A computed fold for a 75-nucleotide RNA from a Candidatus Altarchaeota archaeon, annotated as transfer RNA. The coordinates come from a structure-prediction model, not an experiment, and the mean pLDDT is 80. Its Rfam family is "tRNA". About the family: Transfer RNA (tRNA) molecules are approximately 80 nucleotides in length. The family's RNA type in Rfam is transfer RNA.
[in-house]
């Protein structure tokens, strides 16, 4: 210096390759609720997210370029 990966709820992930579904789904924590004499369990509803900044496009998490980080190769 060049190359390849990888960044999505507090947390673990799906979804990107091949644009288009309502509200970007699950699990988990969490916080309210049923249920139970009390806890646990169990159900039910809630809160929570696409790294940044353009550009294409009627429409980006999905293509594209730049950049941040973080991991790995080469020299």
């Nucleotide at each position: 210096g060049c190359c390849c990966c990888a960044a999505u709820c507090g947390u673990c992930u799906a979804g990107c390759c091949c644009g288009g579904c309502c509200a970007a789904g699950g699990a988990u924590u969490c916080g309210g609720g049923a249920u139970u004499c009390u806890c646990a369990u169990u159900c039910c509803c809630g809160c929570g997210a696409c790294g940044c900044g353009g550009g294409u496009u009627c429409a980006a998490a999905u293509c594209c370029c730049g950049c941040u980080u973080g991991g790995g190769g080469c020299a």